RNAcentral holds the sequence, with entries from ENA. Predicted 3D model of a 73-nucleotide RNA (transfer RNA) from an archaeon. Rfam family: tRNA. From the family's description: Transfer RNA (tRNA) molecules are approximately 80 nucleotides in length. Rfam classes the family as a transfer RNA.
[in-house]
């Protein structure tokens, strides 16, 4: 150095231009059990990577930057 493809919760991953951003795992507190563990129930926790632009209205479309990955040379 060319060309692709990720980037969303402590992890693994959904999700669409539209009014509160969600699951599963883990993490608390109940509740159950003579006690664990398993199971319910509730709750916490998010700058949707950053930075312009489009637009009434971007997590979602365009551009750029950065990191991480896959080919090519």
């Nucleotide at each position: 150095g060319c060309c692709g493809c990720a980037g969303u919760a402590g992890c693994u991953c959904a999700g669409u231009g539209g009014u509160u951003a969600g699951a599963g795992c883990g993490c608390g507190a109940c509740a159950u059990u003579g006690g664990u563990a398993a199971u319910g129930u509730c709750g916490a926790g998010g700058u949707c990577a950053c930075g312009a632009g489009u637009u009434c209205a971007a997590u979602c479309c365009u551009c750029g930057u950065c990191u991480g990955u896959g080919g090519c040379u």